RNA sequence: GGCGCUAUCGUCUAGAGGCCCAGGACACCAGGUUCUCAUCCUGGUAACCCCGGUUCGAAUCCGGGUAGCGUCA
Numbered sequence: 001g002g003c004g005c006u007a008u009c010g011u012c013u014a015g016a017g018g019c020c021c022a023g024g025a026c027a028c029c030a031g032g033u034u035c036u037c038a039u040c041c042u043g044g045u046a047a048c049c050c051c052g053g054u055u056c057g058a059a060u061c062c063g064g065g066u067a068g069c070g071u072c073a
Stems, first nucleotide, its partner, number of pairs: 001072007010026004018056001028044005049065005
């Protein structure tokens, strides 16, 4: 350098055009329970890699870029 795959809360992940101002688990915060801690219960905070395009509507489809992985040189 060519080609292929991937990119979503702090971490892991669901999502396949409208049901999603994005759901779950763990973690974190607050409250309840407990003499205290842990456990358990309830609630909460928090994310679509970037820029364009298509569309009435994009996390999702298309193009380019960036980063990571693989592969061929």